[in-house]
């Protein structure tokens, strides 16, 4: 001093005037947007829906292991995997010898494997052609020995070639050639034993390799979930025509009575915020659409799984005690304008700008945007003492 | 503030359970025809599959995030 990890933080300040919103109080005083207020991807809290309980099914999620936490698809610590010299960084990471599907072109085969090119053997030394022997006086030759090309039978998966992916990989030996054929290592399955709560690793023995890949296809296992959601919901006013239609369901029997209407019991049938079935309890009507009316007020509303610090346990997320502290509650919806000084970028004199973004019941989290600024550890290089 | 739904060509819409050059109507543009134009015929061109990562041998389709654009939900009775 360059280059980089990774872990935070801060994102203008201070003062005057003039507004808005709430609350105390009364010509004043305080308090007034975020680190993500977002996106609405998860997870609770809260309310509501006469249901609550078991058992089953269906639908949606998570998926290495073990904590932490109210709860989670979040966080911590650890395994395995892959990456980078290195700090460190990534990873929907269960199961493919339960089932079912899919593997396009290409190639000979693509999932009970196969044989295109090759390699080896053999066709009483297959046809055909050449050289050369042999042989006769030549003509010749069903002969001999050497090559080429080619057919057809087997035997072989080593080598090419195809592929995203072709039935372990490297080597020795072996064989006509060849192959786990045999051996060594390595990888894989089993099984035993050590060490860890567990993932899982470490070792030893046995199989000669059977069991290619996707499950962010279908599906299997394990585990979790009841549905709407603050326009949830309760309260007070106003105003209308408490009106129409359609869909399941509307039945029986006694008593009571003023014999109309209705009251109260039974049994039965439906109905009780996702289906089927029990078992208890509620209800006697449930839903579904058109029409009429209103666009008010209160309340749910903001002190909470709250923040700050310190101590203790704990590798850590976190928990547990103690001290201090209240920091928006609006509702077509406020937190803003202005000018003074400073800070910081641009231009460099006067000027102009201050990144992403603007609460809506409330809290944990993840993604996402975000100008510039700064702190801490930490690796990796050069140069110098 | 809530809840759900879509995004393929200039417009409309297909693309099955993933398999290669992504299609179809209309419009546009060139040509034939015509004295011109329309219709009629023949050619061709046109795509970030809204974006960007993963999963896979391969993504328009499967998943995850963003992005844009729609639809609907208020009390009373």
């Nucleotide at each position: 001093c360059c280059a980089c990890a990774c872990g935070c933080c801060c994102g203008g300040g201070c003062g005057g005037c003039c507004g808005c919103u709430g609350c105390c109080a009364u010509u004043g005083g305080c308090a007034g947007a975020g680190g993500a207020a977002a996106g609405u991807c998860c997870g609770g809290g809260c309310u509501c829906c006469a249901c609550g309980g078991a058992u089953c099914g269906a639908c949606g999620g998570u998926g290495g292991c073990g904590g932490g936490u109210a709860a989670c698809g979040c966080c911590c610590g650890c395994c395995g995997g892959g990456g980078g010299u290195g700090a460190c960084c990534c990873c929907a990471g269960g199961g493919a010898a339960a089932g079912u599907g899919c593997c396009a072109c290409a190639g000979a085969a693509a999932g009970c494997a196969u044989a295109c090119c090759g390699c080896c053997g053999g066709a009483c030394c297959g046809g055909c052609c050449c050289u050369u022997g042999c042989g006769u006086a030549a003509g010749g030759u069903a002969u001999g020995a050497g090559g080429g090309c080619u057919u057809c039978c087997g035997g072989c998966a080593a080598g090419g070639g195809c592929g995203a992916a072709c039935g372990g990989g490297u080597g020795c030996g072996g064989c006509a050639a060849g192959a786990g054929c045999g051996c060594a290592c390595c990888g894989c399955g089993c099984u035993c034993c050590c060490g860890g709560c567990a993932a899982c690793g470490g070792g030893g023995g046995c199989g000669g390799c059977a069991u290619g890949g996707c499950a962010a296809a279908c599906c299997c296992c394990a585990c979790c979930g009841g549905g709407a959601g603050c326009a949830a919901g309760g309260c007070c006013g106003a105003a209308u025509a408490g009106g129409c239609a359609c869909g399941c369901a509307c039945g029986c029997c006694c008593g009571c009575a003023u014999c109309g209407c209705g009251c109260g019991g039974g049994c039965a049938c439906g109905g009780c915020a996702u289906g089927a079935u029990c078992c208890g309890g509620c209800c006697g009507g449930c839903g579904u659409g058109c029409g009429g009316g209103u666009u008010g007020g209160c309340u749910g509303c903001u002190g909470g799984a709250g923040g700050c610090g310190c101590a203790u346990g704990g590798c850590a997320a976190c928990a547990u005690g103690c001290g201090c502290c209240c920091g928006a509650g609006a509702g077509g919806a406020a937190u803003g304008g202005u000018c003074g000084c400073c800070c910081c970028c641009c231009g460099a004199u006067u000027g102009g700008g201050g990144a992403c973004a603007g609460a809506a019941c409330c809290c944990g989290g993840c993604u996402u945007a975000c100008a510039g600024g700064g702190c801490g550890u930490g690796u990796g290089g050069c140069a110098c003492c | 503030g809530g809840u759900c739904c879509c995004g393929u060509a200039g417009c409309u819409c297909a693309g099955c359970c993933g398999g290669a050059u992504a299609g179809a109507g209309c419009a546009g543009c060139g040509g034939u025809u015509u004295c011109c134009u329309a219709a009629a015929c023949c050619g061709g061109a046109g795509g970030u599959c809204g974006c960007a990562g993963g999963u896979u041998c391969g993504a328009g389709u499967c998943c995850u995030g963003c992005c844009g654009g729609g639809a609907c939900c208020g009390c009373c009775a």

Notes
Predicted 3D model of RNase P RNA and transfer RNA as a complex of 462 nucleotides. Model confidence (mean pLDDT): 76 of 100. Rfam match: Bacterial RNase P class A. Rfam classes the family as a ribozyme.